[in-house]
RNA sequence: GGUGCGGUAGCUCAGCGGUAGAGCGUCGGUCUCAUAAUCCGAAAGUCGGCGGUUCGAUCCCGCCCCGCACCA
Numbered sequence: 001g002g003u004g005c006g007g008u009a010g011c012u013c014a015g016c017g018g019u020a021g022a023g024c025g026u027c028g029g030u031c032u033c034a035u036a037a038u039c040c041g042a043a044a045g046u047c048g049g050c051g052g053u054u055c056g057a058u059c060c061c062g063c064c065c066c067g068c069a070c071c072a
Stems, first nucleotide, its partner, number of pairs: 001071007010024004018055001026042004048064005
């Protein structure tokens, strides 16, 4: 340099055109003498960036950035 895959909540990941979700974690409550576990609830996202297509983009297209793999 080229090709492919990936970038979404603090972490691991789902979702792939119609206002974004799960598990774990965090915080509060419940319970306990207390802690953990259980159960209930809450917070937390310019969906990597900039353009384009569209009535509408996390999703489609282009360029760029970052990570991984392969080729040279």